[in-house]
About this RNA:
The RNA shown here (transfer RNA) has 72 nucleotides and comes from a Patescibacteria group bacterium. The sequence is in RNAcentral, with records from ENA. The source organism's lineage runs through Bacteria and Bacteria candidate phyla. It matches the Rfam family "tRNA". Its family is annotated with triplet codon-amino acid adaptor activity in the Gene Ontology. The prediction has a mean pLDDT of 82.

C1' cells in the first nucleotide's frame, strides 16, 4: 500500500427497508432459618461517527475511525 469481512445492552449475539430483541450477567420479588439454586419481574441503546439515498435506515450508498484475515 491492495483487497475481503466485522462494528447493535456490562457480556455473547439476534434483528424482510416499517415499534430495536433474546439470552447470560446487574438489580428487585417468590422460595429458604439464612444463602445457594430454581421461578418471576424492572432497569439498562446517540445500533462506532459524519454525510446521502428513501415517506421511513441498525439494514442501502459514499467518508472517516477501530479491529480481524488475505494480498503485496
Nucleotide at each position: 500500500g491492495g483487497g475481503c469481512g466485522c462494528g447493535u445492552a456490562g457480556c455473547u449475539c439476534a434483528a424482510c427497508g416499517g415499534c430495536a430483541g433474546a439470552g447470560c450477567a446487574u438489580c428487585c420479588g417468590u422460595c429458604u432459618u439464612a444463602u445457594a439454586c430454581a421461578c418471576g419481574g424492572c432497569a439498562g441503546g446517540u445500533u462506532g461517527g459524519a454525510g446521502g439515498u428513501u415517506c421511513g435506515a441498525a439494514u442501502c450508498c459514499u467518508c472517516c475511525c477501530g479491529c480481524g484475515c488475505c494480498c503485496a